[in-house]
RNA sequence: ACAGAAAAAGCCAAACUUGCUGCGAAGCAAGGACGGAAAGUCAUGGGUCUCUCUAAAUAGAAAGAUUGCCAGAUUGCCUGUG
Repeated sequence: ACAGAAAAAGCCAAACUUGCUGCGAAGCAAGGACGGAAAGUCAUGGGUCUCUCUAAAUAGAAAGAUUGCCAGAUUGCCUGUG
């Protein structure tokens, strides 16, 4: 530098349950593993969702949530090859 998740050192932790916070989407902690090669970080673009308002066209606006929806940016572990 390139490729990858077969192995290995480790890492994260879906659904669900309990508790707390929030109007809510959701978040945090504990348990739990469906999975993940960035499931590390950043709401930058798109998507989805929530709340409020306008509206009745099923759309618009504002404020939010989600990076485990996709893309982008950035940093990094392991293995293999050169």
Molecule: c-di-GMP-I-GGC riboswitch aptamer
Organism: Campylobacteraceae bacterium